[in-house]
RNA sequence: UGCGAGGUAGAGCAGCGGAAGCUCGUCAGGCUCAUAUCCUGAAGGUCGGGGGUUCGAAUCCCUCCCUCGCAU
Numbered sequence: 001u002g003c004g005a006g007g008u009a010g011a012g013c014a015g016c017g018g019a020a021g022c023u024c025g026u027c028a029g030g031c032u033c034a035u036a037u038c039c040u041g042a043a044g045g046u047c048g049g050g051g052g053u054u055c056g057a058a059u060c061c062c063u064c065c066c067u068c069g070c071a072u
Base pairs, nucleotide, nucleotide: 001071002070003069004068005067006066007065010024011023012022013021018055026042027041028040029039030038048064049063050062051061052060
C1' cells in the first nucleotide's frame, strides 16, 4: 500500500428497510438453617464517528476511525 472479514448491553453473539433481542454476567425478590442450584422480576444500548437515500436505516450508499487475517 492493496484485498477480505468484523465493530450491536459488562462478556460472547443474533437481527439484511417498519426501529433491537438471546445466552452468560450484575442487581432485587422468592426458595433454604445458610450457601450453591432452581424460580420470578428489573436495570443496563447516541447499533464505531460523520454525511446521504427513504415516509421510515443497526440494515442501503459515501467517507473516516479501530480490530483481525491474507498478499506485497